[in-house]
Context: one part of a larger RNA
RNA sequence: AGCAUGUGGCGGAUGCCUUGGCGCUCAGAGGCGAUGAAGGACGUGGGUAACUGCGAUAAGCCAGGGGGAGGAGUUAACCAUCCCGUGAUCCCUGGAUUUCCGAAUGGGGCAACCCAAUGCCGGUCACGGCUUGCCGUGGACGAGCAUUACCCUUUUUAGGGGGCGAACCCGGAUAACUGAAACAUCUCAGUAACCGGAGGAAUAGAAAUCAAACGAGAAUCCCUGAGUAGCGGCGAGCGAACGGGGACGAGCCCAAACCAUAUAUGUGUAAGCCUGCCGGCGUUGCUUAUAUGGGGUUGUGGGGCAUUAUUUGAGGUAGCGGCAGCAGCCUCGGAGAGUUACAAACCAAUUCGAUAGUGGAACUGUGCUGGAAAGCCAGGCCAUAGGGAGUGAUAGCCUCGUACGCGAAAUUGAAUUGGCUCUCUGAAUAAUGUUCCCGAGUACGGCGGGACACGUGGAACCCUGUCGGAAGCUGGGAGGACCAUCUUCCAAGGCUAAACACUACUGAGCGACCGAUAGUGAACUAGUACCGUGAGGGAAAGGUGAAAAGUACCCCCGCUAGGGGAGUGAAAUAGUACCUGAAACCGCAUGCUU
Repeated sequence: AGCAUGUGGCGGAUGCCUUGGCGCUCAGAGGCGAUGAAGGACGUGGGUAACUGCGAUAAGCCAGGGGGAGGAGUUAACCAUCCCGUGAUCCCUGGAUUUCCGAAUGGGGCAACCCAAUGCCGGUCACGGCUUGCCGUGGACGAGCAUUACCCUUUUUAGGGGGCGAACCCGGAUAACUGAAACAUCUCAGUAACCGGAGGAAUAGAAAUCAAACGAGAAUCCCUGAGUAGCGGCGAGCGAACGGGGACGAGCCCAAACCAUAUAUGUGUAAGCCUGCCGGCGUUGCUUAUAUGGGGUUGUGGGGCAUUAUUUGAGGUAGCGGCAGCAGCCUCGGAGAGUUACAAACCAAUUCGAUAGUGGAACUGUGCUGGAAAGCCAGGCCAUAGGGAGUGAUAGCCUCGUACGCGAAAUUGAAUUGGCUCUCUGAAUAAUGUUCCCGAGUACGGCGGGACACGUGGAACCCUGUCGGAAGCUGGGAGGACCAUCUUCCAAGGCUAAACACUACUGAGCGACCGAUAGUGAACUAGUACCGUGAGGGAAAGGUGAAAAGUACCCCCGCUAGGGGAGUGAAAUAGUACCUGAAACCGCAUGCUU
């Protein structure tokens, strides 16, 4: 020196574990904000570094409820000082306080800082007054309180907005890499990033829709039709609809004609004043415009107006006067509907929930092993409870729980009922007549684009930058150029729940998901330390033991390092560099070989 065996060191693999993650299901909630949010800065404890909580009332203050013996949050002990059956700590509900920054909003600003004005308040100085301790005026001061940003709006001394938030949604505007085996039309893709806006969902939506000679009957979502018909440097690729089957299910309101009222313009001595007769009145009437109320909402066209017919509660009444008739209005009673659209608020009660809780069955052994029994043995018991977790090893019956019951002073959700509100009750139906109304710079056309699965194509339908520009119910649109016939629908106004999308957040639960190089970047002081001017990048790091019982005391040593005894413990080769403790690598001892 090599090899082997044994025994150590170093190292931290492996096994086991889980406080943390990952993915789902069901339910809830789906917002917070000028009453100052989200997020922060700085403070705040008797001694306090960080975290948590809180805000100069600062690990807290007040009240109501729960609970019932200890307590003054965590790392984290210790000392001091306190609180508590006159009910503390703790949990829930409501309230108070809530520095400074931040939309930040009095002005400014390099966020957490600086500087104001006005009105109060406070003390202070001077002068004046008088009931001599108060009042008034003025000055400077203050670390006190309040107001003072901008925009919109006929609630204007008021109301609203602004900012933040994970995804989902609607709209605006809009790439490239890439694919086409290059590349330009095309594709990626109307995607990503960006901007605006809203809601718990959003959008859409009650046919100027489809269909096809039969018919359907708003929109939304799913399955199918179908990778079909088509589009396409007919390349790469893109890619429907009708129809069928399901989920859900809901329909409505205006504009206009006409009537009335109010105001204004114009006209005008009479056309008017409900009808008939007599008398009377005269800024009455008519036109136009605006506003409000009634009316009306459809495509076998609908509505208005006029006349006629039929049906149908009561009472009262001021119409220019009288008489008769007839309208209108009011009241009662009756009928109906309603807060998601069709008008719109609020209150109460009841029931079921939410936010603390509470009751809750049943086992023993001087047995065995062991440090320890929940294991084994033996004999029992409960079960609407044998889900689960903990306890010195594996517990239905030890503990917490579980099944199943019970419970709220306060705040709050939903449903129902009642109050309440609204409508009708002089309208409804039918017939005849009249031709008054039925959404205009619109439909449509030319040019240029976009969007439709559809790339200009034979290119309809839909949207519109520009230029033209209808008809008006004997009307108009559509049925994939266009025309005819036929069929079907009624644009140019609006509202509308449900099934459908998502999950930052809360609760309950689940997993042939991970188990510390895994699973979140983060099981631990983690978006921390650290890096970067900055945008930004971004770690490592878990495990003593059942219990600290964390080694009193003695000794070695220069030593607060380290170690040897002793002691604790089942174990100390479990000693805080702590479970197990592989390999590489480094020793020591012994044997063999050289």
Molecule: large-subunit ribosomal RNA, domain I
Organism: Myxococcota bacterium